Transfer RNA from a Bacteroidota bacterium, 77 nucleotides, folded computationally.
The sequence was found in a public genome assembly.
NCBI's taxonomy places the organism under Bacteria, Pseudomonadati, Bacteroidota.

[in-house]
RNA sequence: UGUGAUGUGGCGCAACUGGUUGGCGCAGCCGCCUGAUACGCGGAAGGUUGUUGGUUCGAGUCCAAUCAUCACAACCA
Numbered sequence: 001u002g003u004g005a006u007g008u009g010g011c012g013c014a015a016c017u018g019g020u021u022g023g024c025g026c027a028g029c030c031g032c033c034u035g036a037u038a039c040g041c042g043g044a045a046g047g048u049u050g051u052u053g054g055u056u057c058g059a060g061u062c063c064a065a066u067c068a069u070c071a072c073a074a075c076c077a
Base pairs, nucleotide, nucleotide: 001073002072003071004070005069006068007067010026011025012024013023019057029043030042031041032040050066051065052064053063054062
C1' cells in the first nucleotide's frame, strides 16, 4: 500500500426478508435468603448500534466516505 472480515451497554453475544418499544448471559448496583460468605431468587439501572453523510414512508440491517482492530498479500530495509 492492496484485499477481506469485524465494530451493538463495562465484557461476551443476539436482533429473521428493512417494519410495533434493540433483547439474552456475565459483571456491577439494590433487596431477599444465610450466623457469615458463596450459590440461589427477585428488582432496577445501563445503548445516540465506531463516526459522518445518503437512499427510504421507515435503517442496527441497504449505499458511500472515514476511523479503529484483526487476517492475508505485496513493497522497502